This is a predicted structure of a 68-nucleotide RNA (transfer RNA) from a Candidatus Pacearchaeota archaeon.
The organism belongs to Candidatus Pacearchaeota, within Archaea.
Its Rfam family is "tRNA". Rfam links the family to the GO term triplet codon-amino acid adaptor activity. It is annotated as a transfer RNA.
RNA sequence: CUGUAGUUCAGCGGUAGAAUGCCUCCCUUGCACGGAGGAGGUCGUGGGUUCGAUUCCCACCGGGUCCA
Numbered sequence: 001c002u003g004u005a006g007u008u009c010a011g012c013g014g015u016a017g018a019a020u021g022c023c024u025c026c027c028u029u030g031c032a033c034g035g036a037g038g039a040g041g042u043c044g045u046g047g048g049u050u051c052g053a054u055u056c057c058c059a060c061c062g063g064g065u066c067c068a
Stems, first nucleotide, its partner, number of pairs: 001063003006020004014051001022038005044060005
């Protein structure tokens, strides 16, 4: 510094999102491409602050980088 969907990442206190992947339908003789829709998340763990925490604070755990 970082941890958020299977993967890659957004999200500066008020309903958790995109791309890609997956499923269904349309299109096609069929596949791909394209179009429409859908499923999928204890936001690393435990505390604290707050009416309210993915967001702020503390500790711990995992990963990465630098200095001595």